[in-house]
RNA sequence: AGAGUUUGAUCCUAGCUCAGGGUGAACGCUGGCGGCGUGGAUAAGGCAUGCAAGUCGAACGCCAAGUCUUCGGACUUGGAGUGGCAAACGAGGUAGUAACACGUAGGAACGUACCCCAUAGUCAGGAAUAACUAAUCGAAAGGUUAGCUAAUACCUGAUAGUCUCUUCGGAGUAAAGAUUUAUCGCUAUGGGAGCGGCCUGCGGGAUAUCAGCUUGUUGGUAAGGUAAAGGCUUACCAAGGCUAUGACGUCUAGGGGAGGUGAGAGCCUGACCCCCACCGAUGGAACUGCGACACGGUCCAUACUCCUACGGGAGGCCGCAGUCGAGAAUCUUCCGCAAUGGACGAAAGUCUGACGGAGCGACGCCGCGUGACUGAUGAAGCUCUUCGGAGCGUAAAAGUCUUUUAUGAGGGAAGAAGUUUAUUGACGGUACCUCAUGAAUAAGGGGCUCCUAAUCACGUGCCAGCAGGAGCGGUAAUACGUGAGCCCCAAGCGUUACCCGGAAUCACUGGGCGUAAAGGGUGUGUAGGUGGCAGUGUUAGUCUUUUGUGAAAGCCCGCGGCUCAACCGCGGAGGCGCAGAGGAAACGGCACAGCUAGAGGAUGCGAGAGGUUAAGGGAACUCAUGGUGUAGGGGUGAAAUCCGUUGAUAUCAUGGGGAACACCAAAAGCGAAGGCACUUAACUGGCGCAUUCCUGACACUGAGACACGAAAGCGUGGGUAGCGAAUGGGAUUAGAUACCCCAGUAGUCCACGCCCUAAACGCUGUCCGCUGGCUCUUCGGAGUAUCGACCCUCUGAGGGGCGAAGCUAACGCGUUAAGCGGACCGCCUGGGUAGUACGAGCGCAAGCUUAAAACUCAAAGGAAUAGACGGGGGCUUGCACAAGCGGUGGAUCAUGUGGCUUAAUUCGAUACUAAACGAAGAACCUUACCAAGACUAGAAACCAUGUCGAACUCACUCUGAAAGGAAUGGGGCCUUCGGGCGGCAUGGCAGGUGAUGCAUGGCCGUCGUCAGUUCGUGGUUUGAACUGUUCCCUUAAGUGGGGUAACGAACGCAACCCUUAUUGCCAGUUACAAGUGUCUGGCGAGACUGCUCCCUCACGGGAGAGGAAGGUGGGGAUGACGCCAGGUCAGCAUGUCCCUUGAUGUCUUGGGCUGCACACAUGAUACAAUGGGCGCUACAACGGGAUGCGACGGGGUAACCCUGAGCCAAUCCUUAGAAAAGCGUCCUCAGUUCGGAUUGUGGUCUGCAACUCGACCACAUGAAGUUGGAAUCGCUAGUAAUCCCGGGUCAGCUAUACCGGGGUGAAUACGUUCUCAAGCCUUGUACUCACCGCCCGUCAAGUCAAGGGAGCUGGGAGUGCCCGACGUUCGUCCUAGAGGCGACCUACGGUAAACUCAGUAACAGGGACUAAGUCGUAACAAGGCACGGG
Repeated sequence: AGAGUUUGAUCCUAGCUCAGGGUGAACGCUGGCGGCGUGGAUAAGGCAUGCAAGUCGAACGCCAAGUCUUCGGACUUGGAGUGGCAAACGAGGUAGUAACACGUAGGAACGUACCCCAUAGUCAGGAAUAACUAAUCGAAAGGUUAGCUAAUACCUGAUAGUCUCUUCGGAGUAAAGAUUUAUCGCUAUGGGAGCGGCCUGCGGGAUAUCAGCUUGUUGGUAAGGUAAAGGCUUACCAAGGCUAUGACGUCUAGGGGAGGUGAGAGCCUGACCCCCACCGAUGGAACUGCGACACGGUCCAUACUCCUACGGGAGGCCGCAGUCGAGAAUCUUCCGCAAUGGACGAAAGUCUGACGGAGCGACGCCGCGUGACUGAUGAAGCUCUUCGGAGCGUAAAAGUCUUUUAUGAGGGAAGAAGUUUAUUGACGGUACCUCAUGAAUAAGGGGCUCCUAAUCACGUGCCAGCAGGAGCGGUAAUACGUGAGCCCCAAGCGUUACCCGGAAUCACUGGGCGUAAAGGGUGUGUAGGUGGCAGUGUUAGUCUUUUGUGAAAGCCCGCGGCUCAACCGCGGAGGCGCAGAGGAAACGGCACAGCUAGAGGAUGCGAGAGGUUAAGGGAACUCAUGGUGUAGGGGUGAAAUCCGUUGAUAUCAUGGGGAACACCAAAAGCGAAGGCACUUAACUGGCGCAUUCCUGACACUGAGACACGAAAGCGUGGGUAGCGAAUGGGAUUAGAUACCCCAGUAGUCCACGCCCUAAACGCUGUCCGCUGGCUCUUCGGAGUAUCGACCCUCUGAGGGGCGAAGCUAACGCGUUAAGCGGACCGCCUGGGUAGUACGAGCGCAAGCUUAAAACUCAAAGGAAUAGACGGGGGCUUGCACAAGCGGUGGAUCAUGUGGCUUAAUUCGAUACUAAACGAAGAACCUUACCAAGACUAGAAACCAUGUCGAACUCACUCUGAAAGGAAUGGGGCCUUCGGGCGGCAUGGCAGGUGAUGCAUGGCCGUCGUCAGUUCGUGGUUUGAACUGUUCCCUUAAGUGGGGUAACGAACGCAACCCUUAUUGCCAGUUACAAGUGUCUGGCGAGACUGCUCCCUCACGGGAGAGGAAGGUGGGGAUGACGCCAGGUCAGCAUGUCCCUUGAUGUCUUGGGCUGCACACAUGAUACAAUGGGCGCUACAACGGGAUGCGACGGGGUAACCCUGAGCCAAUCCUUAGAAAAGCGUCCUCAGUUCGGAUUGUGGUCUGCAACUCGACCACAUGAAGUUGGAAUCGCUAGUAAUCCCGGGUCAGCUAUACCGGGGUGAAUACGUUCUCAAGCCUUGUACUCACCGCCCGUCAAGUCAAGGGAGCUGGGAGUGCCCGACGUUCGUCCUAGAGGCGACCUACGGUAAACUCAGUAACAGGGACUAAGUCGUAACAAGGCACGGG
């Protein structure tokens, strides 16, 4: 000090989250020791038991016991009592309190027991009473009556310098003794110290959805009251007092020193310790007293608990322990007064749960330890592994050593000082010291995807689970679980909760508001804030000096004490504050007197849809009447509803009506905004310029307030031509409560009154100053010029455009700022919920203004970038369309696929890019499928060990469908002696067309032979990115040229390669009869826009010549970066997983892959006469050939057979007449002399074998089909169409397929509107899994929170009235008492109406959330009606 998270990527905005520190904590796992701290935060809920406040005999009487006795008594101890002092402190708690409660600084009208100082005094007398005794009531608590008695208890008198009052004459007010000789007391007065009461300034919570509060209220006079000022109280008088600088109310809360955090400023907190306040079951009250309205006192009331003989009584742990309860959660019913402190006492002393200590809890901080050194066969074991090894790891073992700690033994403190001696220690036989034994007694927790230090293996398979955020998990998980290793901390480690920080995320330090959240709709103006130039005076602001205070503790610095530290002691600094005193006068304030640059006025000109009222005008529209005129009109994408023969539309004339004002007209003008447009008049607001005459700071802003405020809407009354929500009808549509059409009410218009909101926008508050320009325009002025105007130059005020600097996240803004400064106001603080609920104000209503929360999400958002997409645009291309030719889709058959069937119909391929595809050949084999039968280290491979030379081979037998199994006989190793070979057995392993093409390699398809795709350096940009590659011309082409912040380059294009067309040369065996070369091979030539003309800057284009060929001559091979998780694990290879003796391996036989209601795809053959049959006559090329091609000849109708020449091929064969074509003839339009399916019979060939399931031949049979619906395919020239030929695979063949070859040989292209596809540029975007995208609302299901709600329940604060305890005060009565009665006030209680805060609730409404529900398609592209708002 930052980091993660919105995106395909980027910058910004913004929220969320993390890393740090902390706690009176709690929880989980773990746990050795010590020191010092700390520990009921919740129920101020209830409490058993014990203790926490007594003491004094030197104030007093009595009683009991003991000792002594001179028997009078004395002394000691104890007891209850009178009396004094204390009990108002100490200890506890934080309920209440927003207040003079607290803090701080001051003030004046007070009190004060004990303590200190000073002065004076302490005289005389008296009446009682408790204890006690007796009687008596009561269960008890507790009384009652009679009698006796003392005092430092009580009363009276005297004295009075002092004190109090005073009319200044005077009046009134004290005391206590004890004891026996020295003190302690007592009384009065004055003073002091400390303590306390009272008053004041200032300071520190939330809320305005609390805006008005107040009647003892504010002041005065008088009286009362108090220790004391005072409405503190009462009477009277006056009508005040407080409040936007927040009164009053409500909610919350003890305050401070301080504590946590933070760089600081701040923010949060108020445990322990200290100061202050308040409280003592709840409410009220007084008494006593120096002091209380009293925690362990009294009285009353209330609730609760307990005792009871039912008549009555008792009680108050928020003291120390302890208990119950509630809770996540907080200790011992301990020891001691030894120390410190307190009460009483003369003292000894007594009391002291204050305190000093111990105990419990890792609750915190601090310290120590769990060993140290040596030790490599790097042991075993475990984990991983590329199988070589690596890690745990010097770690262990082993050896040597030490003894902190723990344990045992011995010694053993300080804390202790009174007052001289003496005595006195709870802690504690503790700390500490010494010795002994022995590594002995002692390590865990969390984490390891990134943030964030640290990774591998196995298991699991969107399951189980993890998670602070992002996010992991769907078969290779470094993220789940386990193991190993590693990382961090360590007697702890993590988690949860809360606080500060990071967060500049409330911004004083230190933020913003054009588009991200955020400028009020606009003005006028009140309070407030701020304020020009020069001067004088003053000084509460400001600055400075000084004094006082700012408790101690704490923090910080220094020094010191416990072995160190924590902890503690001492000293210092600081304490940012407040108050007093002195000084200064720049700034600010105030006062005074001036100035004119701000502001305003005057005078003169000027422009303008500025406003209000009234009058007038023409065009259009519509209505009415009349004329002309006839069948339509209107409307739309197309229609229809509608109008029209009762005469429309059209047209003419006349008249009526309402609303709006064409052209001028403009980025123009005016207005504060909303807004304002025919013309004229009246009234009226504001503005600009010029003159520089007047006033003299009069100014700016502006919370509240007031005024204005489009449209829609509301009220009353008018008006209503056109338009036109609602509504009706017609269309469209799946639907169409819409878009389109026909009608049409409110409304739109006027007057008056309301409403008060808009994307009320420049999404930009008002005012002032400063900071380069260029240009256009509106309205003024001046100069120059001119006769005048125009022009030109300058100068003001407006309205626009482009742009320096600067600003900005970017876009953009830029003298009309979003620049640089100043003044004031308004507003913002993640998205949703929501501008909603509740409350309040306003409104006739509609509604408006103000304005949340629960809950939920990790984003929502701005700008820009690259793509993709658009029922966006522009340009360009393509057999893309169009123009043509021929097809497919209908028939039959072939082949493939789906489906169905089946024991199996093996598998894959599925829009384009599957479907005559893998398959260039399924009868067995192939073969992967099915059935049955077999084999098991295997059909084939390698290694090791052992064993055997037999195995092995041949022949043969049985069984069997074969494979296999079983048996018999014959032959039968080599050697360099190492071994080789082979069999068997065992072990390791083989094998798998089993899974995953979404783990992969390789190969392939597709866009597409489309012209694109990139890089280096440089430049631009905060950046993603851009530039280059855009632009212009051109090209088939990112082809070339020009231009250019780019310059070059790469992969593509082109070229190089093959083939074909022409030709030269060379060589030619086979071609040919020969020579030769229209043949074969090789090497060359040729074409390059080279030449001419036109256009052109150039590149290039157009036309032409020559030429076999002309602008790439034709064809082929060649396929950029990439896209589709495209295809293939079944061609091959390969990771992982799976199967391996009843196998998913292997062998065999048979079957299947050929199965057939059906659907699709690709083809073949046809439907005929441009044809078919028959006969005759021509002309090829590419290829293939030894288990081969097979001539001639012969046989057979033929398939084919017999024979076998020649040929390893330019030689021979295939090969033939190639077929179409040509010539001739028949057929004459028909289901035919078309068509050939299907079927029958008989044959041929291949093959172990043609049944399932081959091809071919002959004869016979002779089906559908007469040109094919919607739709759809190919092709631009030697192409389509048509005709044959060859080859591969192959024993044969289901080939009509595929790959080649040649023969004959067209038509058409105006053109780019449309369909499809592609390229480039541009535009919009809420898409980026990229439009097969995204996404909205209702409904249905579930969950959750909040609001409303007839009501119901509870709490709180008051108010009116009723009742009125105790008690103070007052009055009154008497028997004069602690007496009776009464009055005022009041707690509790009752009652009534309203307020407020919660809880709960039938029901109804909305909100949020939830992998795959329903309906539609609203938004994002022109989103298919631009969107949005009222």